Predicted 3D model of a 76-nucleotide RNA (transfer RNA) from Candidatus Pacearchaeota archaeon RBG_13_33_26. The RNAcentral record of the sequence draws on ENA. Its Rfam family is "tRNA". Rfam classes the family as a transfer RNA. Its mean pLDDT, the model's own confidence on a scale to 100, is 81. RNAcentral records the identical sequence in 2 taxa.
RNA sequence: GCGCCUGUAGCUCAGUCUGGAUUAGAGCAUCUCCGUCCUAAGGAGGGGGUCACAGGUUCAAAUCCUGUCAGGCGCG
Numbered sequence: 001g002c003g004c005c006u007g008u009a010g011c012u013c014a015g016u017c018u019g020g021a022u023u024a025g026a027g028c029a030u031c032u033c034c035g036u037c038c039u040a041a042g043g044a045g046g047g048g049g050u051c052a053c054a055g056g057u058u059c060a061a062a063u064c065c066u067g068u069c070a071g072g073c074g075c076g
Stems, first nucleotide, its partner, number of pairs: 001075007010028004020059001030046005052068005
C1' cells in the first nucleotide's frame, strides 16, 4: 500500500441481510427500596445511549451509499 471483518449503555452482545412510528433492547455491573440484629441469599424498582465521526439518499437511517478514524486478520 491492497483486501476482508469489527465499532450500539460501565462491560459482553442482539437488532443491520429485507429502512418504518410513539420511547434502540437483553444479560452482567451500578444506584434505591424490601429483606436481616448486621451482612448475605432472594425480591421489587430506577438511572445510564449524539448507535465511532462526517457527508449523502429518503417522507423516514443504528440499518442503504461515500469518505475518514480506531482495532483485528490476511496478502504484498